[in-house]
Molecule: c-di-GMP-I riboswitch aptamer
Organism: Bacillota bacterium
RNA sequence: CAAAGCCAAGGGCAAACCCACCUAAAGGUGGGGACGCAAAGCCGCAGGGUCUGAGACGCUUCAAAAAGCGUUAUGAUAGCCUGGCUGUCGGA
Numbered sequence: 001c002a003a004a005g006c007c008a009a010g011g012g013c014a015a016a017c018c019c020a021c022c023u024a025a026a027g028g029u030g031g032g033g034a035c036g037c038a039a040a041g042c043c044g045c046a047g048g049g050u051c052u053g054a055g056a057c058g059c060u061u062c063a064a065a066a067a068g069c070g071u072u073a074u075g076a077u078a079g080c081c082u083g084g085c086u087g088u089c090g091g092a
Base pairs, nucleotide, nucleotide: 005089006091007090012037013036017032018031019030020029021028022027035079041085042084043083046082047081048080049077050076051075055072056071057070058069059068060067
């Protein structure tokens, strides 16, 4: 220096849920709270998956409108995976 993460040390993050706010929604932000995490740090302009469906398109219905259904990301997710970058630590 690199790899590894079985055992430590100093610590770190924060699921579900509750409250407030943003949002069409998914989801996000802040506070509380801990299920877990060796990258649960960063990247959504690296690839894929998944979620939502405002808008658009189609269908059903209808006198019309409303309503319902389907397709669709330019929206979201890094605590879904792969990938990229960065990072703490002593012993085996």